[in-house]
RNA sequence: AGCGCCGUGGAGCAGCGGUAGCUCGUCGGCCUCAUAAGCCGAAGGACGUGGGUUCAAAUCCCACCGGCGCCA
Numbered sequence: 001a002g003c004g005c006c007g008u009g010g011a012g013c014a015g016c017g018g019u020a021g022c023u024c025g026u027c028g029g030c031c032u033c034a035u036a037a038g039c040c041g042a043a044g045g046a047c048g049u050g051g052g053u054u055c056a057a058a059u060c061c062c063a064c065c066g067g068c069g070c071c072a
Stems, first nucleotide, its partner, number of pairs: 002070006010024004018055001026042005048064005
C1' cells in the first nucleotide's frame, strides 16, 4: 500500500430508511434473621469522526480514524 469484515450504554449483542432495544452488570425497593435466588422500578448510549443523499440516516454513499483477518 491492496482486499474483506467490524466499530451501537460498563460488558456481550440486536436493530438493515420513520421515537435505539435485549441479556448480563450497576443503583433503589419488595421478600429473608441474613445472603443468594426471585419479583418490581430506575439510571446509563444520539450509534468511531467528518461530509453527502433524503421530508427523514445507526441503517444508503464518500473520505478519514481505529481493530481483526487475507494476499506477496
Molecule: transfer RNA
Organism: Gemmatimonadales bacterium